[in-house]
Molecule: transfer RNA
Organism: Chrysochromulina tobinii
């Protein structure tokens, strides 16, 4: 130089091939304890890497950028 894959809450990863983004850990509170820890309820936390472009509607489809992986020379 070329191909490919991958990017989503702090992290770990879903989301049935276009219809309104969940889940586990982790934070916080409240209950249980004499106090922790377990255990139970709730709650905060996403522009779906970044720009555009289709489409009434896009995490999902096009294109180009970026970054990380890794294959050929």
């Nucleotide at each position: 130089g070329g191909g490919a894959a991958u990017a989503u809450g702090a992290c770990u990863c879903a989301a049935u091939u276009g219809g309104u983004a969940g889940a586990g850990u982790g934070u916080u509170u409240g209950c249980u304890u004499u106090g922790c820890a377990c255990g139970u309820a709730a709650a905060a936390a996403g522009u779906u890497g970044u720009u555009g472009g289709u489409u009434c509607a896009a995490a999902u489809c096009c294109a180009a950028c970026u970054a990380u992986u890794u294959c050929c020379a």